Predicted 3D model of a 350-nucleotide part of an RNA (small-subunit ribosomal RNA, central domain) from Macaranga tanarius. The coordinates come from a structure-prediction model, not an experiment, and the mean pLDDT is 86. RNAcentral holds the full RNA, with entries from SILVA.
Context: one part of a larger RNA
RNA sequence: UUGGGCAUAAAGCAUUUGUAGGUGGCUUUUUAAGUAUGCUAUCAAAUCCCAGGGCUCAACCAUGGACAGGCGGUGGAAACUACCAAGCUGGAGUACGGUAGGGGCAGAGGGAAUUUUUAGUGGAGCGGUAAAAUAUAUAGAGAUUGAAAAGAACACUAACGGUGAAAGCACUCUACUGGGCCAACACUGACACUGAGAGACGAAAGCUAGAGGAGUGAAUGGGAUUAGAUAUCCCAGUAGUCCUAGCCGUAAAUGAUGGAUACUGGGCGCUGUGCAUAUCAACCCAUGCAGUGUUAUAGCUAACACAUUAAGUAUCCCGCCUGAGGAGUACAUUCAUAAGAAUGAAACUU
Numbered sequence: 001u002u003g004g005g006c007a008u009a010a011a012g013c014a015u016u017u018g019u020a021g022g023u024g025g026c027u028u029u030u031u032a033a034g035u036a037u038g039c040u041a042u043c044a045a046a047u048c049c050c051a052g053g054g055c056u057c058a059a060c061c062a063u064g065g066a067c068a069g070g071c072g073g074u075g076g077a078a079a080c081u082a083c084c085a086a087g088c089u090g091g092a093g094u095a096c097g098g099u100a101g102g103g104g105c106a107g108a109g110g111g112a113a114u115u116u117u118u119a120g121u122g123g124a125g126c127g128g129u130a131a132a133a134u135a136u137a138u139a140g141a142g143a144u145u146g147a148a149a150a151g152a153a154c155a156c157u158a159a160c161g162g163u164g165a166a167a168g169c170a171c172u173c174u175a176c177u178g179g180g181c182c183a184a185c186a187c188u189g190a191c192a193c194u195g196a197g198a199g200a201c202g203a204a205a206g207c208u209a210g211a212g213g214a215g216u217g218a219a220u221g222g223g224a225u226u227a228g229a230u231a232u233c234c235c236a237g238u239a240g241u242c243c244u245a246g247c248c249g250u251a252a253a254u255g256a257u258g259g260a261u262a263c264u265g266g267g268c269g270c271u272g273u274g275c276a277u278a279u280c281a282a283c284c285c286a287u288g289c290a291g292u293g294u295u296a297u298a299g300c301u302a303a304c305a306c307a308u309u310a311a312g313u314a315u316c317c318c319g320c321c322u323g324a325g326g327a328g329u330a331c332a333u334u335c336a337u338a339a340g341a342a343u344g345a346a347a348c349u350u
């Protein structure tokens, strides 16, 4: 390499849009490139195979013949793929009518809590811990009442719930805006699926510049603990956390499970929306589509488990794996202000 694989053993890109490419619904027609087939030319000899012969047999030797396969020529075939032309509506999309939602972005508003400041009351502790101490307090703390300011986060509702491609998204209201689902069936008529490169987006931390800074809090200081304590615990506390503009491009970025399509028993829920039935209304009863759970049959699996949301049965496309360590390292290249990221070996050991 072939084969075999990728939830947990090595292995699914963090996610998505989409170029080239690959693959692709139904019906009729054309062509004959692929396809299958007839004839034919060629593929030296030897070798291999077959037949009958020669060495007393055999090995060996010589004679004759052939299969398979390759590359051409030519004739007819037209099912399938492809091509040409025309059509269809089931895939896909558009429009119309509804509908749910923490989907996005911008603006406005809100209350609780915390801290600080200020004014009053008051007068000795407070705070913290396993226990303490550092800290704080008669220069009036803590407690309590009134007022003010600031920043950050939005209790309950809240769910096994919703939504988004993922990351993610939750106080309330408003403007703008993306997508989904259902119903009806009007329109287009295969316009589809996947997707190397490429683009976009991408938690936290980190970086640059400027604002901001309540709480929290790497680093750091102090107090304890301890043999020591660069930790755990306590008192402080800078960067950060928040905002604006830009960068970084990584996570156990997880469902450790790529996307699409079709098929394959059930039971019990939840969300959205229909139909039928019922009704004053709610309930009840039966059922469809889309999503989201749970249990479990067949099947599958090394087992655990998965099981119409498959890890079952099949097809198409992409990505990736090939003993462990060395190593996601070295070198080189690209990107980045940097930190680093991406691509990514070998010697050697076992």
Base pairs, nucleotide, nucleotide: 004321005320006319008303012318015200016199017198021194022193023192025088026087027086028085031082033081034080035077037075038074039073040072042070043069049065050064051063053061054060091191092188093187094186097182098181099180103177104176106174107173108172109171110154114150115149116148117147118146119145120144121143125136162169163168206247207246208245209244210243215241216240220236221235222234223233258317259316260315261314262313263312266295267294268293269292270291271290272289273288274287299306323350324349325348332343333342334341335340